Predicted 3D model of a 1399-nucleotide RNA (small-subunit ribosomal RNA) from a bacterium. Its Rfam family is "Bacterial small subunit ribosomal RNA". Rfam links the family to the GO terms ribosome and structural constituent of ribosome. The sequence was found in a public genome assembly. Model confidence (mean pLDDT): 80 of 100.
[in-house]
RNA sequence: UAAUGAGAGUUUGAUCCUAGCUCAGGACGAAUGCUGGCGAUGUGGAUAAGUCAUGCAAGUCAAGGGGGCCCGCAAGGGCAACCGGCAAACGAGGUAGUAACGCGUAGGUAGACCCCCCGGAGUCGGGCAUAGCUAGCCGAAAGGCUAGGUAAUUCCCGAUGGUCUCGAAAGAGUAAAGGUUUUUCGCUCCGGGAGUUGCCUGCGUAGUAUCAGCUAGUUGGUAGGGUAACGGCCUACCAAGGCUACGACGCUUAGGGGAGCUGAGAGGCUGACCCCCACCGAUGGGACUGCGACACGGCCCAUACUCCUACGGGAGGCUGCAGACAAGAACAUUCCGCAAUGGGCGAAAGCCUGACGGAGCGACAUCGCGUGCUGGAUGAAGUGCCUUGGUACGUAAACAGCUUUUAUCGGGGAAGAAGUCAUUGACGGUACCCGAUGAAUAAGGGGCUCCUAACUCUGUGCCAGCAGGAGCGGUAAUACAGAGGCCCCAAGCAUUGUCCGGAAUCACUGGGCGUAAAGGGUGUCCAGGCGGCCGUAUUAGUCUUUUGUUAAAUCCGCAUGCCUAACAUGCGGGCCGCAAGAGAAACGGUACGGCUCGAGGGCGCGAGAGGUAGAGGGAACUCACGGUGGAGGGGUGAAAUCCGUUGAUAUCGUGGGGAACACCAAAGGCGAAGGCACUCUACUGGCGCGUUCCUGACGCUCACACACGAAAGCCGGGGUAUCGAAGAGGAUUAGAUACCCUCGUAGUCCCGGCCCUCAACGUUGCUCGCUCGUUUUGCGGAGUAUCGACCCUCUGCGAGACUAAGCUAACGCGGUAAGCGAGCCGCCUGGGUAGUACGAUCGCAAGAUUAAAACUCAAAGGAAUAGACGGGGACUCGCACAAGCGGUGGAUUAUGUGGCUUAAUUCGUCGAUAAACGAAGAACCUUACCAAGGUUAGAAAUGCUACUGCAUCUUUCCCGAAAGGGAUUGAGCCUUCGAGGGUGUAGCACAGGUGGUGCACGGUCGUCGUCAGUUCGUGGUUUGAACUGUUCCCUUCAGUGGGGUAACGAACGCAACCCACGUUGCCUGUUGCCUAUAUGGCCAGGCGAGACUGCUCCCUCACGGGAGAGGAAGGUGUGGAUGACGCCAGAUCAGCGUGCCCCUCUGAUACCUUGGGCUGCACACAUAAUACAAUGGCGCGCUACAGCGGGAUGCAAUACCGUAAGGUGGAGCAAAUCCUUAAAACGCGCCUCAGUACGGAUAGAGGUCUGCAACCGACCUCUUGAAGCCGGAAUCGCUAGUAAUGGCAGGUCAGCUAAACUGCCGUGAAUACGUUCUCGAGUCUUGUACUCACAAAUAAAUGCGCCCGGCAGCGCAUAGUUCCAGACGGUUCAAAUCCGUCCCUCUGCAUUCGUCAUG
Repeated sequence: UAAUGAGAGUUUGAUCCUAGCUCAGGACGAAUGCUGGCGAUGUGGAUAAGUCAUGCAAGUCAAGGGGGCCCGCAAGGGCAACCGGCAAACGAGGUAGUAACGCGUAGGUAGACCCCCCGGAGUCGGGCAUAGCUAGCCGAAAGGCUAGGUAAUUCCCGAUGGUCUCGAAAGAGUAAAGGUUUUUCGCUCCGGGAGUUGCCUGCGUAGUAUCAGCUAGUUGGUAGGGUAACGGCCUACCAAGGCUACGACGCUUAGGGGAGCUGAGAGGCUGACCCCCACCGAUGGGACUGCGACACGGCCCAUACUCCUACGGGAGGCUGCAGACAAGAACAUUCCGCAAUGGGCGAAAGCCUGACGGAGCGACAUCGCGUGCUGGAUGAAGUGCCUUGGUACGUAAACAGCUUUUAUCGGGGAAGAAGUCAUUGACGGUACCCGAUGAAUAAGGGGCUCCUAACUCUGUGCCAGCAGGAGCGGUAAUACAGAGGCCCCAAGCAUUGUCCGGAAUCACUGGGCGUAAAGGGUGUCCAGGCGGCCGUAUUAGUCUUUUGUUAAAUCCGCAUGCCUAACAUGCGGGCCGCAAGAGAAACGGUACGGCUCGAGGGCGCGAGAGGUAGAGGGAACUCACGGUGGAGGGGUGAAAUCCGUUGAUAUCGUGGGGAACACCAAAGGCGAAGGCACUCUACUGGCGCGUUCCUGACGCUCACACACGAAAGCCGGGGUAUCGAAGAGGAUUAGAUACCCUCGUAGUCCCGGCCCUCAACGUUGCUCGCUCGUUUUGCGGAGUAUCGACCCUCUGCGAGACUAAGCUAACGCGGUAAGCGAGCCGCCUGGGUAGUACGAUCGCAAGAUUAAAACUCAAAGGAAUAGACGGGGACUCGCACAAGCGGUGGAUUAUGUGGCUUAAUUCGUCGAUAAACGAAGAACCUUACCAAGGUUAGAAAUGCUACUGCAUCUUUCCCGAAAGGGAUUGAGCCUUCGAGGGUGUAGCACAGGUGGUGCACGGUCGUCGUCAGUUCGUGGUUUGAACUGUUCCCUUCAGUGGGGUAACGAACGCAACCCACGUUGCCUGUUGCCUAUAUGGCCAGGCGAGACUGCUCCCUCACGGGAGAGGAAGGUGUGGAUGACGCCAGAUCAGCGUGCCCCUCUGAUACCUUGGGCUGCACACAUAAUACAAUGGCGCGCUACAGCGGGAUGCAAUACCGUAAGGUGGAGCAAAUCCUUAAAACGCGCCUCAGUACGGAUAGAGGUCUGCAACCGACCUCUUGAAGCCGGAAUCGCUAGUAAUGGCAGGUCAGCUAAACUGCCGUGAAUACGUUCUCGAGUCUUGUACUCACAAAUAAAUGCGCCCGGCAGCGCAUAGUUCCAGACGGUUCAAAUCCGUCCCUCUGCAUUCGUCAUG
C1' cells in the first nucleotide's frame, strides 16, 4: 500500500437462552425431465482389473553376411526369408494391489550406465561351428527330426598391453571388426562430462483400542556366499535380543504428489483431464537375453476361460486405437494423415509410428454471437380481470421503412513449410474476403404463502393433490389444477446425487460442563504436563540474517497472439516447508553455585459423634412365671379381621432376651468421601494456633494402577426384642394385586468372605494468587483492662447469613465465587432407540464397567413472563349458605317441549343463557307444512319494442269445491287528431323463493354482571416477553376516597348528570272534588327549594367510620333507565338487510285456490292455574274503600226483557267532562272435621255471542260430581311496603282456548347468630410437564413402564403461639390472685467423700 468475514426459517400464548434440522452461494468426468440456432476451446467407460470377433498400434539396417526369386543383353535395380547389429525396458494404457522408504521433502553414497560430448591409446595373428540352402522323413495343423556342405561387424584361441584390476612390493591377469568406395561409418581400452538409475537415512503421510501385547532370520555379532553396489540379502555358528499407550501387532479402507473445489482465513473435501513418481499387464510363479526387464503386443511352468482339431495334439491374452457383448443412471468413429511436433532404425534416400496432428458424435462444460432495428394508438381484434365506468397483455401486433450478424447460394482464397535447391498440407476449397436473396432459418425452462424476486380469476372441497423447511387443501385456496398477468435465468432452464460454505454445529484461529448435553463416588500415586528468587556457563527450543532447494504446468501481476472472450504464449512474482552457514541469549531447556517467602520438619499449646478393639449402664419393648382384677381390649374416617372367662387389656413383682442410645443437641463438631452420637479404657490417623529453631524448591496436578466406598443383595456360621419386602386375612372401592388395619417370612443385628452401585448432590474436580463491606458461630493467639474473669480491639483457621464491583440466558453466585488470572485432570456435542445389543474384563449370582447401530422425530430442553386451573393458601363480597316466610317435585287442568304417530303433524330455540320462548292471541286467513285442482314474464316492481283510442263499470250463461277458464250484453272519460300519459295483449330484459349457509356477514339480543373491573400516553425497570402505574396500609356498594409509593397523568367503566315516588315554596286553575263564605282547601300541571357527614360526641395522620340532634327524608332516601375491555365461532339468513350457492322455458323450492294439518297420544320433562279446607266454605248486606288504563267499523249509561250469558234500545263521550270499574276486608247467619255445604275435573242436556263458517271458540243455566286430606329423593323465590295474599286494567283481538304476559292499587309479615360448609365472583400469593388453557370419554401402534414394601440417601421447615397446672401457713369480712414456706432452676462460697491419678 492493497485485500479482508452478511444471514434467514423452524420448539413458545408470547420471551430470552441452549440445541438440532432446513434454506439462500459456489463446484462437478455427472445423470434425469422439458426445450434446443451457430461458432471457438476443452472434455467424454467413474460400474465388471468382466469377456472379447475383426483390422491396425515396432520395427529397421542390402554401406555386416552368404544365398534365393523377379526385371534387365549387361551395367544395374527390386522383393523379402535367414544369420548378424540396433531398437523393442521408450512411447501408449490402467489404478487391481500397496498404509509401504510406496509417495513428498531434505540429505547421504558401499554403485552402475547402451546411445551422446571431450581427451588419451589401440585396431596383430589364427581357428571351430551354424541358420539359410540341398536331400530324406514325421505331423491334420502348429511345428519338427536326420544327414550334407557354407559366410560374417556370429563365436573361440593366441599376441601386445600405455591404461585398468589385485597386491606393500615383486609380480600376475586383462581388448578389438570390419564395411562402403572416396567423404567416411565403425570396433576395443582408459579418464572426464552430461544425464539416467540403484541403494541408505531424518521428517510428513487414513480409520479403528469393542485389535494390547508382537517377533526365531526375529535383533546383534563372526565367517563365508551373493550383488553393479552396502546390508540377515542368503547360509553356518554365537549371543538373547528387537518393537510397543509418542499405539507395536491385527483389522478395514486407499495408489502418492504437483494440484483441483470451497472458504475471509485457518481449515474441510477431492486426487477426472495435464505433469512427476510408483505399481500392474487374464491369475499365480520363474528365470533368460540385455546398459537397462524378471519384460503389455518375449520365453517357460501351473490355473481358469475361450478357440481350432483328422482327438493324436495345438493356439490365445484390447488395463494400445477404433469396435462388440455384458453390467449400469451413464460416457463417442471399426474416420483422415504422417503435412507439422516427437520417437526407432539407417551413411543417406527412406521405412515404421492408433505417440501425435486433425476431422466426426454428445448443450457434458466454459466462452462468444444471434433469433432483428426504427417508426407505428382507431391504444384494433382476441383473451384475462372488473366496482361494468373501465383496465391489462401493449408499440406488442397489423402496417410502413431499414439492416443482413447468422443461414443459403455464387466467386476469390490462406498462414501453418522448418530444412541447402527442389519436392511436400491430413485438416481443407476450411478459416477469411467479395457479392446475391430475403426478416427471411432460430425461445425456452423454472417460479410467483414466508424464507425468496414475482397475483388475480376459475375449478376442486382434508378429495384430487403440493412440499427444501415452516406448512397448504374440510365451499370464497395469491400454497392443489387450469388460465391470464408478473418475476428470474436464457440455448438453456430445472431436478436428483456428491463436496465445501453458511456451521463459532469438534471451537488452533474460535465453544462449553450449578439448573439446558457435560465434574470421575472419594483418596493415594508412577508415567506425563506445569513449576519460586539470585548468579555463572552453554544453546537441539526461540529470534535475526545469508545460501541452496521448493520441476514444468496451475495461481497472481503486466504484456502479446487467435475479430473478442474462453484459450494460448512470453516476462516477472509467489508457493506454508526442509537443509546448510553466520549471529543473538531476553524467555525456555541443560549444568553448576547460592537464597528463603512455596513445601516439609522440630518445639509449645489446643478442640473434636475421626478410626479399631474391649468393658460397663439405665429407660423403653417383648417373652416367661407369680399376685391383684373381672370383660372387655385393640384398631379406624367408621369398622372388621385379631386378642380375651383355658382370665386378655390394665396393674404389681421376679427373671430372661435382643436391638437402639431420650435430654445435653446447636444454622454445632470431626473425617478424603461413604459416614461418625450412652459411658469408660487401651491403641491409633488427621487438623488448627503460636514460635528470633531446622532442611533448602524437596512443589502442583495426575491417564493407568492401587485403596476405601451408604443401603439393598449374595455365600457360610450365629442371633432374632422391634420393625417388616413376599405372603395371609379384614376393610375401602366399579375394581383395589394399593393407600388404612390385624398378623407375618426373608431381612434388619454379630463374625468371616463377596458385591461396587445411588438424587454417592453444593447436581459446582484439585491446587495457587488477586479482588469492597456488614454480621453470627466453633477452635486458637495477641493487645488493653482487671485481683482474676467478662467486656473492648486486632489476628489465624473452620462453619453460616446478607451484599459492592464483576459474572450469568435468567434464576442466581458473590473472599467457602458461578468474579479476575495460572497449572493439571475428567467430561459434553439434537431427542428417542439406550446406558440397551454384541464383544471384552470382573463377579457365586444378581449384575457392574466399557459401549454402538439400524430405524425414527422437528424437535427434545433451561430460565423467566402473562394467563388459566388446583379435592393450594390469605382476605373480601353476593338471598351463596345459615335464620325465616311461601312454594315446586305428589293430584286435576292449562300451556310449552321431547318422544311417538301422521299425507302433513311447517320452522327455529336445547345446562346455567331452550321448554306460557319467537307467538301482544293457528276455526278460514295467518301458514311457511300436506293432499288435490290450477297459472307461467308470472300475485306485486322497473325498463324497452310492437299492437290496441276496450282506463272502467255492467248483464247473462256454461264447466268447477273454489281459483281459474270460456262465451256474452250494455254504458262510458280526455284530445290541439301529431301524440303524450295510462290500460290490456304479445315479445325482450327480468321477477319471485319463510330454499341452504348465523362457521361468510350487518343489525339486534342473551350470559358472566350493575360484577368492579379493563386499558392507554409519557417516564422508569428488564437482553426480552413483560412489569411498574392498577401492588401495599386504612376505607368504600365501588380501581370510592385517603396515605404511602418510580411513577405522573389520562381514557372506558363506578358515582353524578336523566325519569318516577316521598316534603314543601311560588305560579297557573278547566272538563276536577269539598262546601257554597271565600283572595280558601284538596287535586292537577309547571318552575324551584331541600340532604352536604352540614352540626354535636367518640375513634382516626387523613379519608372515613360509629352514636346522636334536627328533619318529610340521613349517610347511595327508594325504584328505574343506563351494561366497560371482553367471553361463549352463544342466538337469530323465519322480523329486516346482505355476500356466495341453489330452484325456476313446459313447468317449478315461485304464485292462486279448496280441504286438511300446526290442537294428532302409550309416555317423559318444564312453566303455571285450582285445590286438598274452619286464619276456611256458603248465604245475606242501598256495608265500604282504589289505582294504572282503554274507548269512534269504539266505550256505552238510565230504562225494559231474560234465572243467566245476553238482548232491545240508545242519553253521553275523540273524553280530569261520558262510559268501563274492584275484591279480599267488615257485619250477621249457617256448616263442625266429614272426601264433607272442601275440591271442582269429567260428562249429559239446554242456551247466548262473534264470525261467510263454531266440527277445534268463549260464555250462561240445570244436572253430574273424579283425583286430591299438604306431597320421596331433590329443588326454587324473597331482606320491607318486600314475601305472602286480593282483585282491577291494558295490549294482541271479529271472537277466543289469557289460568299467559305487561302494568296497577288493596291488605300486609317473619328472620339474618354468623361466614365452617355449597355455588358464583373479586384482589394478592403459591405450584404447574396446562395455553382450543383440567373437561368427559375414547381406539390403535410403538416405546417407556406404572403401583406397592423395606431400607438408606437427599431436600424443606425449625419459632413460637395458646391452654392447663400445685401443697401448707399468714394477712383479711373474704385469697387461685397479696406475703411466706415447701418445691424447681441458676449462680457464688465453705466443707466432706469419691474419681481423673500408677497422672